[in-house]
A computed fold for a 480-nucleotide part of an RNA from an uncultured bacterium, annotated as small-subunit ribosomal RNA, 3' major domain. Its Rfam family is "Bacterial small subunit ribosomal RNA". Gene Ontology terms of the family: ribosome and structural constituent of ribosome. The RNAcentral record of the full RNA draws on ENA, Greengenes and SILVA. The coordinates come from a structure-prediction model, not an experiment, and the mean pLDDT is 81.

Context: one part of a larger RNA
RNA sequence: UGACGGGGACCCGCCCAAGCGGUGGAGCAUGUGGUUUAAUUUGAUGCAACGCGAAGAACCUUUCCAACUCUUGACAUCCUUAUCGGGGAGAUAGGAGACAAUUUCUUUCAGUUAGGCUGGAUAAGUGACAGAUGCUGCAUGGCUGUCGUCAGCUCGUGUCGUGAGAUGUUGGGUUAAGUCCCGCAACGAGCGCAACCCCUGCUUUCAGUUGCUAGCAAGUAAAGUUGAGCGCUCUGGAAGGACUGCCGGUGACAAGCCGGAGGAAGGUGGGGAUGACGUCAAGUCAUCAUGGCUCUUACGAGUUGGGCUACACACGUGCUACAAUGGCACCUACAAAGGGCAGCGAGAUUGUGAGAUUGAGCGAAUCUUAAAAAGGUGUCUCAGUUCAGAUUGUACUCUGCAACUCGAGUACAUGAAGUUGGAAUCGUUAGUAAUCGCGGAUCAGCAUGCCGCGGUGAAUACGUUCCCGGGUCCUGUACA
Numbered sequence: 001u002g003a004c005g006g007g008g009a010c011c012c013g014c015c016c017a018a019g020c021g022g023u024g025g026a027g028c029a030u031g032u033g034g035u036u037u038a039a040u041u042u043g044a045u046g047c048a049a050c051g052c053g054a055a056g057a058a059c060c061u062u063u064c065c066a067a068c069u070c071u072u073g074a075c076a077u078c079c080u081u082a083u084c085g086g087g088g089a090g091a092u093a094g095g096a097g098a099c100a101a102u103u104u105c106u107u108u109c110a111g112u113u114a115g116g117c118u119g120g121a122u123a124a125g126u127g128a129c130a131g132a133u134g135c136u137g138c139a140u141g142g143c144u145g146u147c148g149u150c151a152g153c154u155c156g157u158g159u160c161g162u163g164a165g166a167u168g169u170u171g172g173g174u175u176a177a178g179u180c181c182c183g184c185a186a187c188g189a190g191c192g193c194a195a196c197c198c199c200u201g202c203u204u205u206c207a208g209u210u211g212c213u214a215g216c217a218a219g220u221a222a223a224g225u226u227g228a229g230c231g232c233u234c235u236g237g238a239a240g241g242a243c244u245g246c247c248g249g250u251g252a253c254a255a256g257c258c259g260g261a262g263g264a265a266g267g268u269g270g271g272g273a274u275g276a277c278g279u280c281a282a283g284u285c286a287u288c289a290u291g292g293c294u295c296u297u298a299c300g301a302g303u304u305g306g307g308c309u310a311c312a313c314a315c316g317u318g319c320u321a322c323a324a325u326g327g328c329a330c331c332u333a334c335a336a337a338g339g340g341c342a343g344c345g346a347g348a349u350u351g352u353g354a355g356a357u358u359g360a361g362c363g364a365a366u367c368u369u370a371a372a373a374a375g376g377u378g379u380c381u382c383a384g385u386u387c388a389g390a391u392u393g394u395a396c397u398c399u400g401c402a403a404c405u406c407g408a409g410u411a412c413a414u415g416a417a418g419u420u421g422g423a424a425u426c427g428u429u430a431g432u433a434a435u436c437g438c439g440g441a442u443c444a445g446c447a448u449g450c451c452g453c454g455g456u457g458a459a460u461a462c463g464u465u466c467c468c469g470g471g472u473c474c475u476g477u478a479c480a
Base pairs, nucleotide, nucleotide: 001480002479003477004476005475007474008473009472010471011470012469013468016463019428020427021426022425023424026320027319028318029317030316031315032314033313034311035310042053043052064306065305066304067303068302069301070300073129077128078127079125080124081123082122083121084120087106088105089104090103091102092101094099109119110118111117131295132294134293135292136291140289141288142284143283144282145280147278152191153190154189155188156187157186158167159166160165171182172181173180197272198271199270200269202240203239204238205237206236207235208234211230212229213228216227217226218225243266246260247259248258249257250256322421326380327379328378329377330376331375338369339368340367343362344361347358348357349356350355387418392413393412394411395410396409397408398407434456435455436454437453438452439451440450
């Protein structure tokens, strides 16, 4: 000087407390461990691995296993030799397939200096080489997690100290903040903080179609449907607006803090992006790149089938429930943000249904996908039930060469556990929690996961003693 302390002081954080809702019990989904297996490919392992890489394993993917094949190779450049030169339509037979053989017809490549001169394709050969998701993340780059959006981390000159170093950065206040003020052997500066950026909340202005419809006119069973218009909504450009600016109190005449006015918004208005010096030899050689090592008729390449989907068990993360603030039946409203041409698909017909047939419109503010909870009426009356839906049987639908291993969905039947969950443990402070549906990426098909969107919409915070994490100062130390 650090680090550590079951040392002290101060401060902060959904850290505790106060509330609300969960997990831990059940069934299922999914990931992991373990076990099994020919293979169940592999990485990730306290927080910071475990719905993680994987934004989607039937084949492919695919790395794993078995069998069958290839060896200058599935892919690249070069050398030698030979052959052929384009396109289209067929036919025969082998094999599980990759592949490979024979043959018919037809209008038989480009440039050109007219020279096989240049380019192109195929085959054979030789070697240089290719190839490796093989090893090492403890050889590395790049990227990422974490402490932590915590308020810290440093430098120049000066001064002090023999020196390591100190000072500045400590102190008194204050702040979300090393934020600002005052003081001070320090004076300044840099990386961070804040601001500048994006979204959202208010107003003005400009613009007005595909959006909108107040007034005027036409029109209908109804409808911005039509003429017309751009006042309104909305869309999307440009401005304004919030700065402790104003008032009172308080404070050291400071920084600030408390209250008030005005205002759409008040003291960082709300949300996002943004992650200092560094820590963990943290993660990744399987995105990619790359040193070294290793394989080279195989640790490379291809194909078919299987596996990654196994199952005495253990754990994580979720979904659905255990019901009456509910279930069922009928009636009936209101979104936002997205997607759409090998696509979205209205409408009509058809089927109990998943769907099928046909097909208008739309590369979309034009067409389309397209709400649920809520509300109204009726019924059930506390039961393992008209709760719950696992499991299983039968019959189907869709995608796709192909749903046996191993897809999703529908109908009928079946109707398991489950009556609110031990110790323990998680999230959350407002348009939040809780609850309700909608969309998107991936994607032929497959979502309870992920990323977004809106609808309805609470309770509680006395306080900082205690638990956890962090910051500053003081202190102890046989640690570095």